This is a predicted structure of a 74-nucleotide RNA (transfer RNA) from Desulfobacca acetoxidans DSM 11109. Its mean pLDDT, the model's own confidence on a scale to 100, is 80. Its Rfam family is "tRNA". By type it is a transfer RNA.

C1' cells in the first nucleotide's frame, strides 16, 4: 500500500428482507423488607446509534468518505 471486521446507555451487547415511542444483562440512584448490609422485590435516569455526505416519503438498518480499534496478505 491492499483486504475484511468492529464501532449502538458507565460496561458487555441485541437490534430478521429500511418503516411506527431504540432494548436487554451488569452498573447507578430512589423506594419496600432489615436492627445494620447484603440479597430479593419495585421503579427510575442513562444513547437521538463512531464523525460527514448523499440515496430515499422514510436510515441503526443502504452507498461513499473520514477517524479509531483489531485480524489477515505483501
Nucleotide at each position: 500500500g491492499g483486504g475484511c471486521g468492529a464501532u449502538u446507555a458507565g460496561c458487555u451487547c441485541a437490534g430478521g428482507u429500511g418503516g411506527a415511542u431504540a432494548g436487554a444483562g451488569c452498573g447507578u440512584u430512589g423506594g419496600u423488607c432489615u436492627c445494620c448490609g447484603g440479597a430479593a422485590c419495585c421503579a427510575a435516569a442513562g444513547g437521538c446509534c463512531g464523525g460527514g455526505u448523499g440515496u430515499u416519503c422514510g436510515a441503526g438498518u443502504c452507498a461513499c468518505c473520514c477517524a479509531u480499534c483489531g485480524c489477515c496478505c505483501g